This is a predicted structure of a 75-nucleotide RNA (transfer RNA) from a Patescibacteria group bacterium. Model confidence (mean pLDDT): 81 of 100. The sequence is in RNAcentral, with records from ENA. The source organism's lineage runs through Bacteria and Bacteria candidate phyla.

RNA sequence: GGCCUUAUCGUCUAGCCCGGUCCAGGACGCUACCUUCUCAUGGUAGAGACACGGGUUCAAAUCCCGUUAAGGCUA
Numbered sequence: 001g002g003c004c005u006u007a008u009c010g011u012c013u014a015g016c017c018c019g020g021u022c023c024a025g026g027a028c029g030c031u032a033c034c035u036u037c038u039c040a041u042g043g044u045a046g047a048g049a050c051a052c053g054g055g056u057u058c059a060a061a062u063c064c065c066g067u068u069a070a071g072g073c074u075a
Base pairs, nucleotide, nucleotide: 001074002073003072004071005070006069007068010028011027012026013025020058030046031045032044033043034042051067052066053065054064055063
């Protein structure tokens, strides 16, 4: 240099192939409250994410292009 894969809450991850159902779901963690003499456990509620830019489309996390980052194969 060429080719390929990956990027989603603090962490792990589903959804992407095949665009469309309310606020992008779940586990752990976090916050508040309830429970408890206190802690733990348990219960209820809440905050929290689509790497970045552009395109296609009525509609994009999902399709297309580019960039960035990580990894792999190859010369």